[in-house]
Context: one part of a larger RNA
Order: sequence, then C1' cells, then structure tokens
RNA sequence: UUGGGCGUAAAGUGUUUGUAGGUGGCUUUUUAAGUCCGCCGUCAAAUACCAGGGCUCAACCUUGGACAGGCAGUGGAAACUGCUAAGCCGGAGUAUAGUAGGGGCAGAGGGAAUUUACGGUAGAGCGAUGAAAUGUGUAGAGAUCGGAAAGAACACCAACGAUGAAAGCACUAUCCUUGUCCAACACUGACACUGAGAAAUGAAAACUAGGGGAGCAAAUAGGAUUAGUUAACCCAGUAGUCCUAGUCGUAAACGAUGGAUAUUGGGCGUUGUGCGUAUCGACCCAUGCAGUGAUGUAGCUAACGAGUUAAGUAUCUUGCCUGGGGAGUACGUUUGCAAGAAUGAAACUC
Repeated sequence: UUGGGCGUAAAGUGUUUGUAGGUGGCUUUUUAAGUCCGCCGUCAAAUACCAGGGCUCAACCUUGGACAGGCAGUGGAAACUGCUAAGCCGGAGUAUAGUAGGGGCAGAGGGAAUUUACGGUAGAGCGAUGAAAUGUGUAGAGAUCGGAAAGAACACCAACGAUGAAAGCACUAUCCUUGUCCAACACUGACACUGAGAAAUGAAAACUAGGGGAGCAAAUAGGAUUAGUUAACCCAGUAGUCCUAGUCGUAAACGAUGGAUAUUGGGCGUUGUGCGUAUCGACCCAUGCAGUGAUGUAGCUAACGAGUUAAGUAUCUUGCCUGGGGAGUACGUUUGCAAGAAUGAAACUC
C1' cells in the first nucleotide's frame, strides 16, 4: 500500500455549537462535466506476451503480430451523479394551544444538627481503643436546662424515578430564563446530516487577589502498634473545603460503546403526554407518540455478552489504532503566574 479494526485484547476527541470540506428526500425539465459506446491519432527501438525461423538442442539470435491500458481529438446515448428551471410535502423548521421537570441565574427566607462563648443545676470523671496511651477535668469537665453567635450541609419524601450537551443538578417560595415532549392542524418548502481547523463549556485538586472559617481534614506534631514504621489505629491540627473576581483544562471526564437515518415478532415494568371507554372522584381497562428499565428471538461475538436505547443488517460522515518496553519520555513549538497541559520521536532492548 491492498486491507482490517476501535464494549473488555492497541484504538471513540470530556461535551456541544459550527466554518471549509464530504454526503444528501420526491416529481418533471435543460445540459452533457462525471459516466457509457464507437472511430481516429499517439504512447521510439529493445525488453515482456503469442505464432514462426536460425545456431545439432538450450541459453542466445531473429521475423511477424496482437490484446489490455494511458492521453488528446471526434461522433453518439441520457438511466444514474452533477448543472439549469419549475413544482411537491413525507425530512427539517416556524406559529398556535398545553404538560412535566433537583435544567440555569439572582436576591430572599427556614428548621434540625455541630462547635463556641455566657448563665443556672450538679460534683468526678470524661473521651478514646482490639487493648491502651497521648488528650481533657476540682481554675468545676462530661451530663442537663436556658437564651445567644457562627459557618457549612439540606434528614424523611427518594425510586431501577426526573432533568441537562456533557461536567452536573435536591430545604422553601419568588423574579428572569434555556431546552425537551405531546396535540390539532396553519405556514415555509430540502432550509438537512456530519464536521478538519475554530469557538464555547468543562468534576475534583491546584494557583492569584480579597473575604470567611462551624465541621471535616493533605502537611505537621504527639500517643500507640512493630524487630523497625516516614503507614494503617488514636489525640490534636494548618493549607484546603465555603463566597467574590480571574486562571488552569485535566479524570476509570465510563455505557470503558462518536454522531445521524432506516430496519421483525412476543410478553413484563416505569416517567411524560394524547385519544377512547368508564366513574362523584382517585383508581382501573384498551391503545398511539416521546423517554427510561428488566427479559429475550433471529442474526452478531474469541468468549463474556449485546439484542429496535444493537455490540444485528445497511447508508453518510468524523476521530483514532497497527507487538511489549524505552515513553506519553527527550528535543522543538504553542499555551500557562506557576504547577503543568497540548503536540510528540529515536537510539537501544525483548
């Protein structure tokens, strides 16, 4: 290279928006760029191929011939792709009427618990562990009662449940606000899918500046354990965890499964919604659409398993992989305040 792959063996970008590019619904029309057919020219000789000839054969030498293919020209065809023009409503979107939701942002409010400080009662231990000790307490602890302050998190409800592109999101009500879904039909009329670069967003930790600091707790100190302990266990405890404004740009960022479209059958849940039936009403029964689960047929898979939410069958498009180590290292570049991040080898070795 031809190819083969990416749930777990190497391999899906953390996620989304979207530029170039690639691909693109149904009907008719134009054209002839792609496509297909014919003809002509050319692609030196030698070599190679086919049929012969000459050296006794062969290698070798030699005569003649042709297919395929490339390029240019020319004459046709019009199904498909493209182009042109017109139309359509099934893809996509808009408007209308509704529903559900821990979707987002902002400023308010709330109670339980914890700790601290103050006061009352009371008077010897408390606390910790496998067992202890460090610790704490007659300068009155722990326990209990009262009112007070602070910060952080929101029990039950709670579910295999909801929602968001992902990260994520749960006390209560409110302001503003994104998106999904369903219904009936009205409108636009392919406006679509994917997406290199790019942009936005992105847990925790970490960084900068200013606040805040109840609990927890890297580091650190002490007590134990141990042959020894820079640990696990215990008593303390600082960054941090929280808020505001920025930075960082990574995670087993996982469904270890990129996105879009189409595609059997059967029974069992659950969330939202519509219709029918029925009812005082909740419920119940049947059924459609949109999610989310369990089971499971065919086919798939090395197996495990997955199975209309595919890892099946197909089409379009993007990213990535090519033996283990060296190595996500070195060098260079970009980026960052830094920590680092992104890109990313080779020698050598098995």
Molecule: small-subunit ribosomal RNA, central domain
Organism: Aleurites moluccanus